[in-house]
Molecule: Bacterial RNase P class A
Organism: Shewanellaceae bacterium
RNA sequence: AGAGUUGGCAGCGCAGUCGCCGCGUUUAAUACGGGGAGGAAAGUCCGGGCUCCAUAGGGCAGGGUGCCAGAUAACGUCUGGGAAGCGUGAGCUUACGACCAGUGCAGCAGAAAGUAUACCGCCGAUGUUUGGUUUUUCUAAACAGGUAAGGGUGAAAGGGUGUGGUAAGAGCGCACCGCGUGACAGGUAACUGUUAACGGCAUGGUAAACUCCACUCGGAGCAAGAUCAAAUAGGCUCUCGUUAAUGUUGUCCGCAUUGAGAGCGGGUAGAUUGCUUGAACCACAGAGUGAUUUGUGGUCUAGAUGAAUGACUGCUAUUCAUGUUUACAUGAAGAAACAGAACCCGGCUUACAUGCCAACUCUAACC
Numbered sequence: 001a002g003a004g005u006u007g008g009c010a011g012c013g014c015a016g017u018c019g020c021c022g023c024g025u026u027u028a029a030u031a032c033g034g035g036g037a038g039g040a041a042a043g044u045c046c047g048g049g050c051u052c053c054a055u056a057g058g059g060c061a062g063g064g065u066g067c068c069a070g071a072u073a074a075c076g077u078c079u080g081g082g083a084a085g086c087g088u089g090a091g092c093u094u095a096c097g098a099c100c101a102g103u104g105c106a107g108c109a110g111a112a113a114g115u116a117u118a119c120c121g122c123c124g125a126u127g128u129u130u131g132g133u134u135u136u137u138c139u140a141a142a143c144a145g146g147u148a149a150g151g152g153u154g155a156a157a158g159g160g161u162g163u164g165g166u167a168a169g170a171g172c173g174c175a176c177c178g179c180g181u182g183a184c185a186g187g188u189a190a191c192u193g194u195u196a197a198c199g200g201c202a203u204g205g206u207a208a209a210c211u212c213c214a215c216u217c218g219g220a221g222c223a224a225g226a227u228c229a230a231a232u233a234g235g236c237u238c239u240c241g242u243u244a245a246u247g248u249u250g251u252c253c254g255c256a257u258u259g260a261g262a263g264c265g266g267g268u269a270g271a272u273u274g275c276u277u278g279a280a281c282c283a284c285a286g287a288g289u290g291a292u293u294u295g296u297g298g299u300c301u302a303g304a305u306g307a308a309u310g311a312c313u314g315c316u317a318u319u320c321a322u323g324u325u326u327a328c329a330u331g332a333a334g335a336a337a338c339a340g341a342a343c344c345c346g347g348c349u350u351a352c353a354u355g356c357c358a359a360c361u362c363u364a365a366c367c
Stems, first nucleotide, its partner, number of pairs: 001363010013315006020036002023033003038338001042349002045347005050221004057253004062217005067081005082096001083094004097212002102210002104206002119151002121147003126144007159177006178201001179199003182195005225273004235264006244258004280299008318333006
């Protein structure tokens, strides 16, 4: 100097004038004072707080998660570690339990795709047939049969190299490597390492295939609910009804209750609350590798309801152009990206102009 990796912060200013909403003071009005949309408010993908079913549960079905240990109110989230894979590296990714409980699936090619085979090959020791020959013997051919070491096909043909043995071969035997188990050591564990221990050990792959195993799970949702007000046609018809029906996923048992529904027609629908003091935020100190947590002190920061949080002017941050005194001058643009609360909170995912900070890795050159 360049190229990268990881983490974090900001992301819309100041002044004036006018306007909107809410709170406080004020008898009311007026006036005064303080405040007023995010890092994702988005997606509605998870988890909860809260409200109701509710007065009662249990089983089955169904759903969720899936290496180990922690954090948390909880989670499918986060932190730290392990393993496998990728990268020169800093680092990144993982839907990471089980294939000897069972059932499936693998197109085409290939002989054959699961305790699966004989296409080309090799042998023909053993057995049969035919021929030649010194009719014994020997030899040639064919068949039965043996084989999976060599070759082909394929993503993949069932450990690798060497050696002995064999008719030819094969972990068939042996040596080494690999694999599995044991022992020892480290670690809470997942797991890692060592070994002159044992075993010929491969009946492969796939579970984001069905399945099995371990742990775990009520439901509906602020349009939940609560209170006040208003209104009528307390209408008409029909179905089931204690051997039945209803009761917030389905189903069975149990428990509770006595009604549960369908169609036609008519009337009313406004206000208050839930609604913002919270598993809240900030600072300092302690514990911890960290997620996080403990203590002390401080702060109160939107609550709208057809939906407020805005408009104008000036300056500035910033951007572009010119000049050259290298950080100044002039001119132009100008608060620009993604984007707007609706019960609240913790996460994840997605979108994003720009600016800044820190640590680490690699390359080149110089000292």